[in-house]
Context: one part of a larger RNA
Parts: sequence; structure tokens; C1' cells
RNA sequence: CCUUCGUUAAGGAACUCGGCAAAACAGCAGGCGUAACUUCGGAAUAAGCCUUUCCUGUUAGCUUUUAUGUAAAUAAUAGUGACGCAGGACGCAGCUAAAGAGCUCAGGCGACUGUUUACCAAAAACACAGGCUUCUGCUAACUCGCAAGAGGAGGUAUAGGGGCUGACGCUUGCCCGGUGCCAGAAGGUCACGAGGAGAGGUCAUCCCGGUUUUACCGGGAGAAGCUUCGAAUCUAAGCCCUGGUGAACGGCGGCCGUAACUAUAACGGUCCUAAGGUAGCGAAAUUCCUUGUCGGGUAAGUUCCGACCCGCACGAAUAGCGUAACGAUCUGAGCACUGUCUCAACGAAGGACUCG
Repeated sequence: CCUUCGUUAAGGAACUCGGCAAAACAGCAGGCGUAACUUCGGAAUAAGCCUUUCCUGUUAGCUUUUAUGUAAAUAAUAGUGACGCAGGACGCAGCUAAAGAGCUCAGGCGACUGUUUACCAAAAACACAGGCUUCUGCUAACUCGCAAGAGGAGGUAUAGGGGCUGACGCUUGCCCGGUGCCAGAAGGUCACGAGGAGAGGUCAUCCCGGUUUUACCGGGAGAAGCUUCGAAUCUAAGCCCUGGUGAACGGCGGCCGUAACUAUAACGGUCCUAAGGUAGCGAAAUUCCUUGUCGGGUAAGUUCCGACCCGCACGAAUAGCGUAACGAUCUGAGCACUGUCUCAACGAAGGACUCG
């Protein structure tokens, strides 16, 4: 010096990102007492205060013996004796050891118990009961499988599958133009297929020309057959189209002017839009400017709490705003307490170190 412990004058968070760590509180012992708030259950062991050992006395009860009495019981005797009460004893200290909650105030988030990154994250993430929506009439929808088949379910819409939200309370505004979904016996477009107007190729044969007039060569027309292409017309879903639908994906404006101080603008004008953000909240887990401004707390506060609203860029089931209880959650403050610190010291054990 390191690790793990013990003690420490005075101070007591000045340490530090942060009371991290440590200290401290102290019996789910008894008595007293216990606030705001609240979903009336809680909060609550709230908080806070006092007591706690031993001896003696007192005695309700229990036990023994005796007397009376059939018994029950009564009276007396001798023991034992709780809870209390009173008196006394000792110590610094009486739950004398060990084990065994620190507490309070305010706020954010999540209702809660639960779950999670086996081995850096336990949370505000996931789940949750509850809410809403959508699909599904049973050989259900949906899932697994090539299939048989199985799950769903030996269930049947008070059931089952999917999605979003997430107790509870008060609520959940406007927009259907785009995208999605749902509905729609018209119309437009439109595949395979059907259809076969017509056209091409080939070619028996015929015609014309050349010719050594026979064999042959070149050109033209061309039935049937075979074959290639193929118009009109008919033809499903889808798309176009017409409507609906937001607890579907989503979206929810700009400029200018105006009141008898100034400032501001209830008011007016104008442009654009599918519609221009309602209630509530708001420098917020969201605010860039920003340590916004004001108030509180401190001697002093970029954090915190309460307001304001100029919301860069909150906002209503990607839910909004509240909310008792709960939380190894996060943030701020206080009491208690302390070697966290001022500022370090001493001690113990084991290492390191030296020798072997």
C1' cells in the first nucleotide's frame, strides 16, 4: 500500500452527478396517540410520547387438611399465587446478548399483485382486469399440415379468433378529399374461353410466254383438303364509378386591418382547405430561443414546486385530463444520523513485502 472489519475530538452532506457507501431508527412487546387525502376499504406499525430488570407487601383464583352437612356449600388452617397497585434495590444502561422497520413532505410515470433483456438494462417497457372495434351460424372464423388429419372445442355469438386501448372518475371534438375497409342487379374498361367476317401459305387443274414445239424452264389464275393469322359479337372478379365508414391509416391553415395613453384585439377583410385543434393540459418524459418571466423554498437554487402562455414542435382509446392505494421506479426538499467530507488517525485479520 491492498482487501475485509472496529473505533474516533470538533463539525455534521461542507462529499458527490446523486447521502453512493456507511451510520442511524428498533420487539409486527404493552399503554397512549395518530394528519392531509380517500375509491370509505384505506392512508396506518402513519407520525409522535411513555413503559420494560429484580425484591417485598397486598389477593382473585387454585391446591391440602379440619369442622358442619346426604350433597352442594360455608367457616377455619396451611401452601401456591396471575393481572394490577404500593413500597423498596442496583447499574451509565433492565426488549441489558443475538435476531429484528429510519421517518416525513412534494412532484413525474405506471392504477394495482405480476412479467422481462439466462450472462452489463427490472423500468415509465410487457402483461393485466375493464373499454371499444372487427371477423365467425358451425364441416365456424382462424392456425398447423403436401394430404389424411389435428387444434379451435367434445366449445356454439353471454362463444371463439384478430386489432387498438389499458383499474377507477370526467370525457373522447371537427375532417370521408387521399389510402384502407364495407355496400352497390346501372354504365365504362377488361383475361381465359366461345365465335369465325375475312386474309395468307400450299396445291390438283387450267391459261400465257420461251423452247431442241413431246422431256423442260418462267409467269399467272386457282377448287377441295391441310395449315397459319384473325375482325365484329358474348364473357367474371378487379379497377373506374356511386355511396358509407375515424375507439380505420391518417389530417386538424395563412395574410392584413381595427377600441379616446400605450399595448392588445372581442370585431372586420381576404386567400386557401376535406376540415382548419374543441374540452382539458401546457417551458411539460414534449420548449429550440432558455438558466423564458413572476412567486416559493436556500445566505446563495441551470434542478424542484406553484403560476403565466409567446405550444420552435401538447391534445383527446398511437387516448386527453384527474386520481386514493401500490412501486428494490425517477425527481426535489427536510428531520434523524453518520469518516461521504473538512482531514485524516489508530487498531485487528488476511495479503503485498523480506527471509526461508
Large-subunit ribosomal RNA, domain IV from a Patescibacteria group bacterium, 356 nucleotides, folded computationally.